[in-house]
RNA sequence: AGAGUUUGAUCCUGGCUCAGAAUGAACGCUGGCGGCGUGGAUUAGGCAUGCAAGUCGUGCGCGAAAGUCCCCUUCGGGGGGCGAGUAGAGCGGCGAACUGGUGAGUACAAGGUGGAUAACGUGCCCCUCUGUGGGGGACAACCCCUGGAAACAGGGGCUAAUACCGCAUGAGCCCCAUGGGCCCUCGGACCCGUGGGGGAAAGGCUUCGGCCGCAGAGGGAUCGGUCCACCCCCCAUUAGCUUGUUGGUGAGGUGACGGCUCACCAAGGCCACGAUGGGUAGCUGGUCUGAGAGGAUGGUCAGCCACACUGGGACUGAGAUACGGCCCAGACUCCUACGGGGGGCAGCAGUCUAGAGGCUUCGGCAAUGGACGAAAGUCUGACCGAGCGACGCCGCGUGCGGGAUGACACAUUUCGGUGUGUAAACCGCUUUUCCCGGGAGGAAUGCCCUGAUGGUGAAUCAGGGUUUGACGGUCCCGGAGGAAUAAGCCCCGGCUAACUCCGUGCCAGCAGCCGCGGUAAUACGGAGGGGGCAAGCGUUAUUCGGAUUCAUUGGGCGUAAAGGGCGCUAAGGCGGCCCGGCAAGUCUGACGUGAAAUCUCCACUGCUCAACAGGGAGAGGCCGUUGGAAACUGCCAGGCUUGAGGUUCGGAGAGGCCAGCGGAAUUCCCGGUGUAGCGGUGGAAUGCGUAGAUAUCGGGAAGAACACCAGUGGCGAAGGCGGCUGGCUGGACGACACCUGACGCUGAUGCGCGAAAGUGUGGGGAGCGAACGGGAUUAGAUACCCCGGUAGUCCACACUGUAAACGUUGGGCACUAGGUGUUGCGGGUAUCGACCCCUGCAGUGCCGCAGCAAACGCAUUAAGUGCCCCGCCUGGGGAGUACGGUCGCAAGGCUGAAACUCAAAGGAAUUGACGGGGGCCCGCACAAGCGGUGGAGCAUGUGGUUUAAUUCGACGCAACGCGAAGAACCUUACCUGGGUUGGAACGGUGGUGGAAAGCCCCUAGAAACAGGGGCCCUCUUCGGACUGCCUCCGAGGUGCUGCAUGGCUGUCGUCAGCUCGUGUCGUGAGAUGUUGGGUUAAGUCCCGCAACGAGCGCAACCCUUGCCCUCAGUUACCAGCGGAUAAUGCCGGGGACUCUGGGGGGACUGCUGCGGCAGCGCAUAGGAAGGUGGGGAUGACGUCAAGUCCUCAUGGCCCUUACGCCCAGGGCGACACACGUGCUACAAUGGGACGGACAGAGAGCUGCAAUGCCGCGAGGUGGAGCCAAUCUCUAAACCGUUCCUCAGUUCGGAUUGGAGUCUGCAAUUCGACUCCAUGAAGCCGGAAUCGCUAGUAAUCGCGGAUCAGAACGCCGCGGUGAAUACGUUCCCGGGCCUUGUACACACCGCCCGUCACACCACGAAAGCUGGCUGUACCAGAAGUCGCUGAAGGAACCCUCGGGACCAAGGUGCCGAAGGUAUGGCUGGUGAUUGGGGUGAAGUCGUAACAAGGUA
Repeated sequence: AGAGUUUGAUCCUGGCUCAGAAUGAACGCUGGCGGCGUGGAUUAGGCAUGCAAGUCGUGCGCGAAAGUCCCCUUCGGGGGGCGAGUAGAGCGGCGAACUGGUGAGUACAAGGUGGAUAACGUGCCCCUCUGUGGGGGACAACCCCUGGAAACAGGGGCUAAUACCGCAUGAGCCCCAUGGGCCCUCGGACCCGUGGGGGAAAGGCUUCGGCCGCAGAGGGAUCGGUCCACCCCCCAUUAGCUUGUUGGUGAGGUGACGGCUCACCAAGGCCACGAUGGGUAGCUGGUCUGAGAGGAUGGUCAGCCACACUGGGACUGAGAUACGGCCCAGACUCCUACGGGGGGCAGCAGUCUAGAGGCUUCGGCAAUGGACGAAAGUCUGACCGAGCGACGCCGCGUGCGGGAUGACACAUUUCGGUGUGUAAACCGCUUUUCCCGGGAGGAAUGCCCUGAUGGUGAAUCAGGGUUUGACGGUCCCGGAGGAAUAAGCCCCGGCUAACUCCGUGCCAGCAGCCGCGGUAAUACGGAGGGGGCAAGCGUUAUUCGGAUUCAUUGGGCGUAAAGGGCGCUAAGGCGGCCCGGCAAGUCUGACGUGAAAUCUCCACUGCUCAACAGGGAGAGGCCGUUGGAAACUGCCAGGCUUGAGGUUCGGAGAGGCCAGCGGAAUUCCCGGUGUAGCGGUGGAAUGCGUAGAUAUCGGGAAGAACACCAGUGGCGAAGGCGGCUGGCUGGACGACACCUGACGCUGAUGCGCGAAAGUGUGGGGAGCGAACGGGAUUAGAUACCCCGGUAGUCCACACUGUAAACGUUGGGCACUAGGUGUUGCGGGUAUCGACCCCUGCAGUGCCGCAGCAAACGCAUUAAGUGCCCCGCCUGGGGAGUACGGUCGCAAGGCUGAAACUCAAAGGAAUUGACGGGGGCCCGCACAAGCGGUGGAGCAUGUGGUUUAAUUCGACGCAACGCGAAGAACCUUACCUGGGUUGGAACGGUGGUGGAAAGCCCCUAGAAACAGGGGCCCUCUUCGGACUGCCUCCGAGGUGCUGCAUGGCUGUCGUCAGCUCGUGUCGUGAGAUGUUGGGUUAAGUCCCGCAACGAGCGCAACCCUUGCCCUCAGUUACCAGCGGAUAAUGCCGGGGACUCUGGGGGGACUGCUGCGGCAGCGCAUAGGAAGGUGGGGAUGACGUCAAGUCCUCAUGGCCCUUACGCCCAGGGCGACACACGUGCUACAAUGGGACGGACAGAGAGCUGCAAUGCCGCGAGGUGGAGCCAAUCUCUAAACCGUUCCUCAGUUCGGAUUGGAGUCUGCAAUUCGACUCCAUGAAGCCGGAAUCGCUAGUAAUCGCGGAUCAGAACGCCGCGGUGAAUACGUUCCCGGGCCUUGUACACACCGCCCGUCACACCACGAAAGCUGGCUGUACCAGAAGUCGCUGAAGGAACCCUCGGGACCAAGGUGCCGAAGGUAUGGCUGGUGAUUGGGGUGAAGUCGUAACAAGGUA
């Protein structure tokens, strides 16, 4: 410090997610030791049991018992001493208000910080002053009686005090009156006086020195009370709140101010700087995180507050409205004799419940601290310790060194090896923990003695003696032994460090995000290996961080989320120039404060280190007091003119409102002319029209809108404004001078304006026209088109208040290159004048620099650079929805969420692809033509069906006469049956035999197989070769996966494209080049150009064919010469010709003309051939997971007495059907018969076979010739003659019967051919569809491969030999440029809504049911206060009757829970209902994205 994730890729926006640190944690697996910390966060739920606050006998009275000793005894017991003035309770004092717990309540009577108290209190402690005299009467305890189950209570009697009560005294104190001083916040405080009045006390101990107390007063210290300012969470879908309320006067009350309380008077007080209400919450020091600013948090420790079962209340006291006190009410619980009583762990332990979850019913007062005490001491679950929990932090260990032929095992392997791995074994060494022994510090006090000091008192200090340890025989030290007792957890697809095998097969599962898993998964599970951390490791939860993703530091708003529709304005914010003053802000010095702990720092200190602890320093942004400065802001005062405004003059304008007027058009009405149609559409129809339409002429009526002018022209704040005239009226602009003197800018709330549609009332209504009706279209058509047509559109008045109210750009001011239009006004120049030209201001456009921007783009009219103010945004969906509020007559508007859900949603630009977008251009693509297919029969392939099997593959083009260039057996992969098991074939090692193999025969059998017999019995360099058998190592599989692959192939497509290097442009994807203008068959070439070059393609080079030359010439050829024959290149010969096959020439737009810059095009000539001459071979980058595991090869998987192998038979040939490809036809351009002619390219020794003979024929016989330019296979259409004469025929040949031929071991399933007979469908083929542009189509035959035989198929060959192309609108395919895009699996794309189903959350809902709370009333406990007090009463007074005073009781105000009634707020639930979200393959349509087919 960043990373992953939206896309095909890119940049940006933006969310989600991860890596870090942290925790009072929990869960899973695991677990050796120690130190220091830490541990009920939920149920402020309920609690058994024990303990947690007592102490003082030096305040006071009383006063046991057990036991023991003694005495007495009626033997039952009684008395006395000791126990013991003990235990015990009581009176009294102090404490119990501290300590400890918890966080419920509390958004403020809390807390924090700083102040105030001149408005207060303060026990114990310290200092100072003064005093402590003399009396009195009770009550507990105790005793007796009584009630009660108990708790406890009542009555009578005795008694003490530091308990209680009078009296005396009174320095000071308090009250009243009053004099002076000083200070002051002007209220008063303090000090010194005077007069009058009032009011105190307690004793105990003593060594007699004194000590501890008590009372009054002043001061201090400490701890509190109260008041003020500032700070302190969320909701405005809480906007108004308040009657003791705000203030005053007086009174009461308090320690004290105060409306704290009361009476009266006034009508105030708080609030947008957020009152009131609601929600949540103890606050702080701090803690966690963060670079910081900040965010989150408040457990342990510390300060403060609040609470103590819930609510209310007071008492006592210095202090409480009291956790372990009291009273009342309530809930709960316990005891009960049913009459009544008791209780309060949020103290320490512990228990139950709920919960993911948090400990021992421990030890000790040794230390620290506290209460009491004169003290010893007692008490102390505060505390100190121990225990439990890896809960956290820190430290240590589980060994260290050596040890390779690199053992075994495991894993992997290409089998060679490699890994775990110096790891282990083995050798050497060490000893923390474990065991034994020794043994600190925490201890200081206290008590006693001595000394110093001292007031010769205390206190204090020093020394000596003695005493005190829970932890704990602990830390530590020493010693013995032996590697002995001690490693796990998570991860290994990317982020993120770490890879292989097996299993699994969208299953099981994983997952923080992206995403893995559908047969080779580094992502699931296991294993081996590796990585990380380590007594822990992971997970979950939560916080901060990363997130500059709420942006003060430090963001944005044209298109990503975001400018309010527009204006006016109150508050608020901000504000020109100069001078003076003040000092609030601001800056600065000093002082105070900022508790401790925490944090940072230190060669600091103590534990062996660290954690931890101690010491020191620093920091702690604030706040307060005070001194100073005056630039800036502010405030006060004065001035200025440039901001702003005003006066005058001038012109421009659809600015607004009102009234009037005008013409054109439309429709309607009347009349004339006129006749059959009009109208409307893609085409029609509905509609109108013979009752006279449309058309046309004349007249009239009505309403609405204003053609041309008209213009990125004008005006207005926006909405918006358009005929003409008048009236009223707003604003802007220009010009010259003058005036005011900052009067300004912005603007939450508010007020006003605000298109269209819509609403109300009343008018109006020509045209247009939602709804609606009809006609079409369509699968449907509640639409688009057509015919009608109501609201509405218009007017008046009143609502509504929205919009793509858009420049998707808030307003103001200033600054920052220009160029060019245009509108208004002005200046200059020029002119007779208008123009033109130069120039100023204001407006309105375009282009463009810097700059900005993600890019697109903006650019003096900013989206640039700054300042001021307002509005708004913070992922998508849910949703501008719900609820609430508010406005509205309604429709609806404004404000405006959440649950839930997704890993994106977006912006701009890029490359493609696509478009029922555009432009340009090709192709037998269409058109023009010729012939076919689709109909028939047959052949063949396929689907389907059938079957024991009908083996398998191929499936739009690009599967279907395809793999098959040839299934009777074989082939053969399929089926049935019979057999076989190291195998049918092959290689190698070892052994053995020598022949074996082979051939023939026999037996059983369908054969395989098995048994038997015979023939034959080799070569050798002696190693062996060859071969049978046996053994071992390797078998075999047409079984699966073409989506694991190689190779090969198809296809787009012989289309003209596909790329690279360097440079340049762009943040980038990428662009440029390759686009453009021409041209071409072509990215072919030329020109231009930020490109310049290059590669793969194109073309050419290659083959073939067409012309010529040359060379050569047999088997080919034969002109001339010669010979021979019935005849023939038959022979001699020839090398001319044809031909054969080697070489070469030839064609290049070379020449001419025209056009053109060029490239090139057109035309002509020559030429065998002309613009690539024809044909072939040749197939760029790539696409289709195209095809093939059954050609072959090959990974993985599977079978292994079978999924291998052998054999026989069957099947691949089935047949209701359907399709593809063909053949033959339907006939006369034909068919039959007879006669006659002419090829090319091939093939031929298990072969082709001539002449001859036989057969009607297939063929047979026979064999010349030929290993082939020699011999053979070997032509047909055609030509000539003749018959047939339009007919299911002398067309057509299917089918069937019969007879044959040939091949073959074998033609039954299932061959081809021949002959005789039979003679089917079919008379030119629906929708649709195929081929072909010249030696082509059509037509005719021939050959070959395969092959024993078996082509109508395939591959070739030649013969005969056409028609047509105007043209590129349309169909199909393709190329280039451009445009749009929401597509990128790329239009066979994407995608919307209803419906149906499942699940989820939410809203509404008759209601039902909780919580909180307001108001009114009823009733009213305890209790304070007031009144009363004729119950009762020791202290004082008294004339003894009584009184004072206290006071039970009664009563009044207030008053908790409770009750009644009625509201508000907020939950839960609710038949039903509403939409929403989500969910591989449901239904209906096609709305959007390309002009998305109606933008």